[in-house]
RNA sequence: GCGGGUGUAGCUCAACUGGAAGAGCAGCGGUCUCCAAAGCCGCCGGUUGUGGGUUCGACUCCUACCGCCCGUG
Numbered sequence: 001g002c003g004g005g006u007g008u009a010g011c012u013c014a015a016c017u018g019g020a021a022g023a024g025c026a027g028c029g030g031u032c033u034c035c036a037a038a039g040c041c042g043c044c045g046g047u048u049g050u051g052g053g054u055u056c057g058a059c060u061c062c063u064a065c066c067g068c069c070c071g072u073g
């Protein structure tokens, strides 16, 4: 350089054919306990890598960049 994959919450990942984003862990509060941990209940947490485009509507489709991974010369 070329080809392919991937980017979503602090972390690991969902969201199937476009209908508007959810779980686990972590964090915080409560309960329990002599205290703590574990368990249980609740809460918080997102400009979906960036910019354009298509559409009534985009995490999803198209496009150009950027980061990472794999293959290849």
Stems, first nucleotide, its partner, number of pairs: 001072007010025004019056001027043005049065005